[in-house]
The RNA shown here (Fluoride riboswitch aptamer (crcB RNA motif)) has 64 nucleotides and comes from a Candidatus Acidiferrales bacterium. Its Rfam family is "Fluoride riboswitch aptamer (crcB RNA motif)". Its family is annotated with positive regulation of gene expression and response to fluoride in the Gene Ontology. It was read from a public genome assembly, where an Rfam model found it. Model confidence (mean pLDDT): 76 of 100.
C1' cells in the first nucleotide's frame, strides 16, 4: 500500500419525529416508488411504517 474477515460508530430501507424489531451498506456504498405510453411539461396507482405501535402534519365524515 492492496485485498479479505470481524467489531464499533454511523448511514440506509419513495414525504416528519420517537420506541421495538428485521434487512442492507461501509462512502467508488446501501438508498433515491410502480405501471402504461404515441416517450410529450402525457395518463394512471398505493403510502407520512421495511414491519408493529405512538405522536405530529395533511385529507374525509360527524358532534360540541
Nucleotide at each position: 500500500c492492496c485485498a479479505c474477515g470481524a467489531g464499533u460508530c454511523g448511514g440506509u430501507g419513495u414525504u416528519g419525529g420517537a420506541g421495538u424489531u428485521c434487512g442492507c451498506c461501509u462512502u467508488u456504498a446501501a438508498c433515491c416508488g410502480c405501471c402504461c405510453c404515441a416517450a410529450g411539461c402525457g395518463g394512471g396507482c398505493a403510502g407520512a411504517u421495511g414491519a408493529c405501535u405512538c405522536c405530529u402534519a395533511c385529507g374525509a365524515g360527524g358532534g360540541a